[in-house]
């Protein structure tokens, strides 16, 4: 330098033939307990890596950039 894969909640990841952004764990509150743990219920938490383009509408499609992984040179 080039090819491919990936960047989404605090963490690990789903989701995308465009149409309200989700799960688990963690966190907060409540129930249970003499108390803790467990278990159960509820809640908070996201500019979907950045900038542009297309379009009524973009996490999703297209271009460039950036970061990580991997392969080739």
């Nucleotide at each position: 330098g080039g090819g491919c894969c990936g960047g989404u909640a605090g963490u690990u990841c789903a989701g995308u033939c465009a149409g309200u952004a989700g799960a688990a764990c963690a966190c907060u509150c409540g129930a249970u307990u003499c108390g803790c743990a467990u278990u159960c219920g509820a809640g908070a938490g996201g500019u979907c890596g950045g900038c542009g383009g297309u379009g009524c509408a973009a996490u999703u499609c297209c271009g460039c950039c950036u970061c990580g992984g991997u392969c080739c040179a």
About this RNA: This is a predicted structure of a 73-nucleotide RNA (transfer RNA) from a Patescibacteria group bacterium. RNAcentral holds the sequence, with entries from ENA. The organism belongs to Bacteria candidate phyla, within Bacteria. The prediction has a mean pLDDT of 85.